The RNA shown here (FMN riboswitch aptamer (RFN element)) has 134 nucleotides and comes from a pig gut metagenome. The sequence is in RNAcentral, with records from MGnify.
RNA sequence: AUCUUCAGGGUCGGGUGAAAGUCCCAACCGGCGGUAUAGUCCGCGACCCAUCGGCAGUAUGUCCGAAAUCAUAUUGCAGAUGGCUGAGCCGUUGAAACUACGGCACCGACGGUAAAGUCCGGAUGGAAGAAGAU
Numbered sequence: 001a002u003c004u005u006c007a008g009g010g011u012c013g014g015g016u017g018a019a020a021g022u023c024c025c026a027a028c029c030g031g032c033g034g035u036a037u038a039g040u041c042c043g044c045g046a047c048c049c050a051u052c053g054g055c056a057g058u059a060u061g062u063c064c065g066a067a068a069u070c071a072u073a074u075u076g077c078a079g080a081u082g083g084c085u086g087a088g089c090c091g092u093u094g095a096a097a098c099u100a101c102g103g104c105a106c107c108g109a110c111g112g113u114a115a116a117g118u119c120c121g122g123a124u125g126g127a128a129g130a131a132g133a134u
Base pairs, nucleotide, nucleotide: 001134002133003132004131005130006129013025014024015023027118028117029108030107031044032043033042034041039106040105048083049082050081051080052079054077055076056075057074058073059072060071061070088104089103090102091101092100110121111120112119
């Protein structure tokens, strides 16, 4: 450098109600790299937004028609750049931990639906990255 494979978990039990895995009590879960072992540190990815050029489709236009080309509009796809992007403290041990141990907290895109981190959907998608082959 090219190719291949892999690459996210989770509502026990109960209350209200016509209806809730969405509300209330309670339960449960934790992507990737770095670093003393991390959902909460530093950084990355996914979702979403903007801009840029590219490719493909559709519509319209010059001169009646056709083709090609060009222009404008619009839709889709992949890419680049930028934006957005949640949440942790105290004690103990130690050379070193906001990472271990003890304690008490906290957080979780968008669309759907009785209001969702956990259900369904975009997604048999994409991807940080991991492993392997040449």